[in-house]
The RNA shown here (transfer RNA) has 76 nucleotides and comes from a Patescibacteria group bacterium. The coordinates come from a structure-prediction model, not an experiment, and the mean pLDDT is 81. The source organism's lineage runs through Bacteria and Bacteria candidate phyla. Rfam family: tRNA. Rfam links the family to the GO term triplet codon-amino acid adaptor activity. Rfam classes the family as a transfer RNA.
């Protein structure tokens, strides 16, 4: 070059096109405790990697860009 996979919260990852984007860990407050940690209870944090199309509706289908991983092929 060419292929195949992946990108969603600070991390690690769900999410049959259709209820208002969720989980676990972290983080903050607060209970409990002399004080921590453990354990509970509540909280904040996202416009889902861009751009652009289909649809009545897109995180999800489709197109083209960007990032990463492996595969292949060239090249030195």
């Nucleotide at each position: 070059g060419g292929g195949u996979g992946c990108g969603u919260a600070g991390c690690u990852c769900a999410g049959u096109g259709g209820u208002u984007a969720g989980a676990g860990c972290a983080c903050g407050a607060c209970u409990c405790u002399u004080a921590u940690a453990a354990a509970g209870u509540c909280g904040g944090g996202g416009u889902c990697g861009g751009u652009g199309g289909u649809u009545c509706a897109a995180g999800u289908c489709c197109a083209c860009c960007c990032g990463c991983a492996c595969c292949c092929a060239c090249c030195a």